The RNA shown here (transfer RNA) has 73 nucleotides and comes from Natronospirillum operosum. It matches the Rfam family "tRNA". It is annotated as a transfer RNA. RNAcentral holds the sequence, with entries from Rfam.
RNA sequence: UCCAGCGUAGCUCAGUUGGUAGAGCAGAAGACUGUUAAUCUUUUGGUCGCAGGUUCGAGUCCUGCCGCUGGAG
Numbered sequence: 001u002c003c004a005g006c007g008u009a010g011c012u013c014a015g016u017u018g019g020u021a022g023a024g025c026a027g028a029a030g031a032c033u034g035u036u037a038a039u040c041u042u043u044u045g046g047u048c049g050c051a052g053g054u055u056c057g058a059g060u061c062c063u064g065c066c067g068c069u070g071g072a073g
Base pairs, nucleotide, nucleotide: 001072002071003070004069005068006067007066010025011024012023013022019056027043028042029041030040031039049065050064051063052062053061
């Protein structure tokens, strides 16, 4: 320098064909009880890496850039 994959909640990851962003764990509150733990219920938390474009509508499609991983030279 070129090619490919990945980037979504504090962490690990879903999100299929473009149509209101989700799960588990963690955090908070409550229930349970001698107490803790476990269990159960409720709940907080997101610039979907950044900037543009297409579209009535973009996490998803297109372009550029940034970061990580792998490959080629």